Transfer RNA from a Chlorobiota bacterium, 74 nucleotides, folded computationally.
Rfam family: tRNA.
[in-house]
RNA sequence: UGUCCUAUGGUGUAAAGGUAGCACAUCUGGUUUUGGUCCAGACGGUCUAGGUUCGAAUCCUUGUAGGACAACCA
Numbered sequence: 001u002g003u004c005c006u007a008u009g010g011u012g013u014a015a016a017g018g019u020a021g022c023a024c025a026u027c028u029g030g031u032u033u034u035g036g037u038c039c040a041g042a043c044g045g046u047c048u049a050g051g052u053u054c055g056a057a058u059c060c061u062u063g064u065a066g067g068a069c070a071a072c073c074a
Stems, first nucleotide, its partner, number of pairs: 001070007010024004018054001026042005047063001049061003
């Protein structure tokens, strides 16, 4: 320098055009002599900026970050 891949709550991981879910964690309540376990509920997310579309996490463009491979220099 080029090509490709990835980016979603605190963590991990789904949703491949139809309005974002699950598990763990955290908090609250219940159960328990207490704690844990268990049960119920709550909190919280689509990397940035544009575009297409009735509708975008998803498709297109740009940028950022991380990774893989190749090339160049030494």